[in-house]
Parts: sequence; C1' cells; structure tokens
RNA sequence: CCUUCCGAGGAGCGUUGCAACCUCUCGCACCCUUCAGAGGCCAGGCUCGGAUCGUCCCAGGACUUGUCCCGGGCCACUGCAACCGCGCUCACCCGCA
Repeated sequence: CCUUCCGAGGAGCGUUGCAACCUCUCGCACCCUUCAGAGGCCAGGCUCGGAUCGUCCCAGGACUUGUCCCGGGCCACUGCAACCGCGCUCACCCGCA
C1' cells in the first nucleotide's frame, strides 16, 4: 500500500434510487467476457481505530545461491474530530419563553 472483518462516529420510521451486488435479455453456430438495456435489492458506499490476506522495505539466520525461515516497519502522555439524499420522530447539549 492492497483485500476482508470488527468497533466507533446517538437512534428509529418512511421514502427516492446513483454506484456496487444478483438475475434476465440483445448480438455471432456455441461458450466466456465487455458494452447496452430491463428487473430485484439498495442512503455508513465516508472518516477514524483495531485485526487480517497479500505485496513492499529493513535486520538476522539457513543452504539449495535464489529460495526458505524469522523479527521489525513504532512507543508513552495529553487533547480532539469532520461528515452521511429527503421527510418525520425520539434522545443529548445550549439559549429563550
């Protein structure tokens, strides 16, 4: 750095349907895939933290000399987020009455 999972960012209900995902259709003899279209589903897909698969970097070791093994890629303290279509409701905080 990438993949996946978990947690946090206070919740609930309804609604629209972009991406992703699933299914189907079209083409060209067949298959796969892309594109396009249709249907279904769909508003934590974002940020932070932790873990994880793989890759990369550094150190050490082994012998089969280019492969393998292993460790690390940070630690402590203090303070602290910004966001998430639309409508409604609740919670929380502040102010007013």

This is a predicted structure of a 97-nucleotide RNA (SAH (S-adenosyl-L-homocysteine) riboswitch aptamer) from Roseateles sp. DAIF2. Its mean pLDDT, the model's own confidence on a scale to 100, is 78. Rfam family: SAH (S-adenosyl-L-homocysteine) riboswitch aptamer. Rfam 15.1 lists 1,354 matches to the family in 1,132 species. Gene Ontology terms of the family: S-adenosylhomocysteine metabolic process and regulation of gene expression.